[in-house]
Molecule: SAM riboswitch aptamer (S box leader)
Organism: Chitinophagales bacterium
RNA sequence: CACUUAUCAAGAAAGGCAGAGGGUAAUGGCCCGAUGAAGCCUUGACAACCUAUCCGCCAACUGGCGGAAAAGGUGCCAAUUCCAUCCGCCAGUUGGCGGAACAGAUAAGUC
Numbered sequence: 001c002a003c004u005u006a007u008c009a010a011g012a013a014a015g016g017c018a019g020a021g022g023g024u025a026a027u028g029g030c031c032c033g034a035u036g037a038a039g040c041c042u043u044g045a046c047a048a049c050c051u052a053u054c055c056g057c058c059a060a061c062u063g064g065c066g067g068a069a070a071a072g073g074u075g076c077c078a079a080u081u082c083c084a085u086c087c088g089c090c091a092g093u094u095g096g097c098g099g100a101a102c103a104g105a106u107a108a109g110u111c
Base pairs, nucleotide, nucleotide: 002110003109004108005107006106007105008104013043014042015041016040017039021032022031023030027084028083029082044077046075049073050072051071053068054067055066056065057064058063081103085100086099087098088097089096090095
């Protein structure tokens, strides 16, 4: 890189360096940014995918489901994955709601 499964409407700050971009396929919008973008470092928070732990139930051979907590491994800390595609319904205006698809992100596993 590829494949499989799950989730993606919630949540979460400061300081230092740095100095113009950024919002994670492409394109078009629309936002954020010198009241400091990206990136790096330190501390912290959020969350609960995996490991370990505790409790309950089912099983019966270390398995399954639910809950708790947050030590370890990741992740993450603007806006729904910022919005946009297709189908259906409502509305009768350039919208709203629901479902699905493509793509993407994160975790675990396989290769």